[in-house]
RNA sequence: AAACGGCAAACCCGGGGCGACCCGGGGACGCAAAGCCUCCGGUCUCAUGGAGAUAGCGGGGCUACCGAA
Numbered sequence: 001a002a003a004c005g006g007c008a009a010a011c012c013c014g015g016g017g018c019g020a021c022c023c024g025g026g027g028a029c030g031c032a033a034a035g036c037c038u039c040c041g042g043u044c045u046c047a048u049g050g051a052g053a054u055a056g057c058g059g060g061g062c063u064a065c066c067g068a069a
Stems, first nucleotide, its partner, number of pairs: 006031002011026006029056001035062003039059003042054005
C1' cells in the first nucleotide's frame, strides 16, 4: 500500500452524580490500538488534611486483526 472490519468527538434525547464526568440511544470530528490499566506528569471537580474525573492530554505497562514487510 491493500482487505475484513472496529471505535466514536461535538451536539441532541433519556438516565446517574454535589460536580468534573459517566451510562443507554441517535450522530460522526477524528483514531492503526480512540482496546484495557491511574504507575509518572498535566488539566479538571468537590462534601477539599483528602477523595474523585479525564486512558480521545502526554509518557509508561499489557493485549490484539490484516499484511507488500
c-di-GMP-I riboswitch aptamer from a soil metagenome, 69 nucleotides, folded computationally. It matches the Rfam family "c-di-GMP-I riboswitch aptamer". Rfam links the family to the GO term cyclic-di-GMP binding. The model forms 94% of the base pairs in the Rfam consensus. The RNAcentral record of the sequence draws on MGnify.